[in-house]
Molecule: transfer RNA
Organism: Chloroflexota bacterium
RNA sequence: GGCAGGGUAGCUCAGAGGCAGAGCAGCGGACUCAUAAGCCGUCGGUCGCCGGUUCGAAUCCGGCCCCUGCUACCA
Numbered sequence: 001g002g003c004a005g006g007g008u009a010g011c012u013c014a015g016a017g018g019c020a021g022a023g024c025a026g027c028g029g030a031c032u033c034a035u036a037a038g039c040c041g042u043c044g045g046u047c048g049c050c051g052g053u054u055c056g057a058a059u060c061c062g063g064c065c066c067c068u069g070c071u072a073c074c075a
Base pairs, nucleotide, nucleotide: 001071002070003069004068005067006066007065010024011023012022013021018055026042027041028040029039048064049063050062051061052060
């Protein structure tokens, strides 16, 4: 360099055109003599960046950046 997969909450990941979600973590409450677990509530996001398509884009298209794997051959 080429090909493939991936980038979404602090972390692990869902969401495949129509209000961005779950679990864990955090915070608060209740419970307890107290702590933990479990329970209830709550906080959470420029969806990697820039354009395009569309009434509407995390999702489709193009370019670029980053991560992972494979490949790096022939004349």